The part of an RNA shown here (large-subunit ribosomal RNA, domain IV) has 330 nucleotides and comes from Azadirachta indica. It matches the Rfam family "Bacterial large subunit ribosomal RNA". The source organism's lineage runs through Eukaryota, Streptophyta, Pentapetalae, rosids and Azadirachta.
Context: one part of a larger RNA
RNA sequence: CUCUCUCUAAGAAACUUGACAAAAUAGCCUCGUAACUUCGAGAAAAAAGGUACUUUUUUAUAAAAGGGGUCGUAGUGACUAGGCACGGGCGGCUGUUUACCAAAAACACAAGUCUCUACAAAGUCAUAAGACCAUGUAUGAGAGCUGAUGCCUAUUCAGUGCCGGAAGGUCAAGAAGUUGGUGAUCGAUGACAAAGGAGCCAGUAACCGAAGCCCCGGUGAACAGCGGUCAUAACUAUAAUAGUUUUACGGUAGUGAAAUUACUUGUCGAGUAAGUUCCAAACUGUAAAAAAGACGUAACGAUCUGGGCACUAUCUUAGAGAGAGGCUCG
Numbered sequence: 001c002u003c004u005c006u007c008u009a010a011g012a013a014a015c016u017u018g019a020c021a022a023a024a025u026a027g028c029c030u031c032g033u034a035a036c037u038u039c040g041a042g043a044a045a046a047a048a049g050g051u052a053c054u055u056u057u058u059u060a061u062a063a064a065a066g067g068g069g070u071c072g073u074a075g076u077g078a079c080u081a082g083g084c085a086c087g088g089g090c091g092g093c094u095g096u097u098u099a100c101c102a103a104a105a106a107c108a109c110a111a112g113u114c115u116c117u118a119c120a121a122a123g124u125c126a127u128a129a130g131a132c133c134a135u136g137u138a139u140g141a142g143a144g145c146u147g148a149u150g151c152c153u154a155u156u157c158a159g160u161g162c163c164g165g166a167a168g169g170u171c172a173a174g175a176a177g178u179u180g181g182u183g184a185u186c187g188a189u190g191a192c193a194a195a196g197g198a199g200c201c202a203g204u205a206a207c208c209g210a211a212g213c214c215c216c217g218g219u220g221a222a223c224a225g226c227g228g229u230c231a232u233a234a235c236u237a238u239a240a241u242a243g244u245u246u247u248a249c250g251g252u253a254g255u256g257a258a259a260u261u262a263c264u265u266g267u268c269g270a271g272u273a274a275g276u277u278c279c280a281a282a283c284u285g286u287a288a289a290a291a292a293g294a295c296g297u298a299a300c301g302a303u304c305u306g307g308g309c310a311c312u313a314u315c316u317u318a319g320a321g322a323g324a325g326g327c328u329c330g
Stems, first nucleotide, its partner, number of pairs: 001325008010316002014314001027051004038148001052070007071075001083309002086306004090301002095107002111146003115142001117140001123132003150295001152293001155225002159223002161219005168214003174208001177204006186196001227245003231241001255285001267281001269279001
């Protein structure tokens, strides 16, 4: 010097990104216990008291320790052993997760809703046989989204998707006919031909012709979407109101500088001597919004965030001590 510990005057977070670390609290008994609440809880809330009495010894008439005696339902001298309370965000909760940088607000969850499915079920694996689902049967099983509970979940079916419809349009293979090529056989004649010619091949093609698409309707807890501009009130400002344009409909409730706000350390208020954080509000929402749910919410959380009490060597500011290691010398 490093590490692991012990103690420290006065102060008490001034340290620091941040009370990180350390300290403090702690068991048992009695008493007592707030807001809020889903009436179960919150709760070991908090706060307060006791954890001995008597006699004696040592010591400094203390503290502490030792010996004897007594009583109680419980005597914390070691070990063991909650720090507490107040705001806010997120997620209801117990649970799960990145074995070896992330335990969380992520996943799951009960619950809600939509959709598929009548059993040789739908769905999944497989070329198939076959298997899972399931030795189950709609209070079942599969897929999707939301995520306890409370209060709600507005508007749009024009586009896309899905479901239903079937009048009309379009539309495949197949094909009568027709055109061209080839051509068995027959073939007048001295001979070669010509004409005719079943069949085969190719082209074209009438009529008939399913689903699909066009078409018609439905469907948003399906994919998704949810305007602009001009003017107007007796100070000013603002615009309940009115005009116009445009759309399938033009963002409703509740919420809002938010895990969402760029400008921004926005503005006002609270807290501080001083506050880019925090809390409360207003709304001017660059670019929030209603099951990719909106807004609240008791309980819960090794969650994130703000301030407080207690407590402390984190600090002002260092000092002393114990052990281990290193270093130097031997």